Predicted 3D model of a 146-nucleotide part of an RNA (small-subunit ribosomal RNA, 3' minor domain) from a Gammaproteobacteria bacterium.
[in-house]
Context: one part of a larger RNA
RNA sequence: CACCGCCCGUCACACCACGGGAGUUGGUUGUACCAGAAGCAGUUGAGCUAACUUUUUAAGAGGCAGGCUGCCAAGGUAUGGCUGGUAACUGGGGUGAAGUCGUAACAAGGUAGCCCUAGGGGAACCUGGGGCUGGAUCACCUCCUU
Numbered sequence: 001c002a003c004c005g006c007c008c009g010u011c012a013c014a015c016c017a018c019g020g021g022a023g024u025u026g027g028u029u030g031u032a033c034c035a036g037a038a039g040c041a042g043u044u045g046a047g048c049u050a051a052c053u054u055u056u057u058a059a060g061a062g063g064c065a066g067g068c069u070g071c072c073a074a075g076g077u078a079u080g081g082c083u084g085g086u087a088a089c090u091g092g093g094g095u096g097a098a099g100u101c102g103u104a105a106c107a108a109g110g111u112a113g114c115c116c117u118a119g120g121g122g123a124a125c126c127u128g129g130g131g132c133u134g135g136a137u138c139a140c141c142u143c144c145u146u
Stems, first nucleotide, its partner, number of pairs: 003109001005106001008102002011099001013096004018091003023086012039071006047064003052060003112133009
């Protein structure tokens, strides 16, 4: 810089962070079922067997291998909880001298403005209802000062 002022929102462009998001991929944890190594326990033990016992070419006791059962780790299947990464797309937000459309507000801003509410509209907004003066102008009243 003083109305050739100020200023609002949509739209377009660029960048930034955030939210939603079919899905996808991890971590962790619960439940049900499957499965079940090693070990331990129980049971069996016709095979094997040095210590002990006896009536001693043997038998018994005890033990071992093996079998079975139970507990149980990893693992598998199904289905939940919590929590992370990523993601087509999507939502508004912020920022950015000189883009688009209008002109809503600021003067009575050209329909006074604002608040609540309902409906409507490219956008600022518009319309209805209720409320406020933080409205100009005109008139009147009360009070104060001269």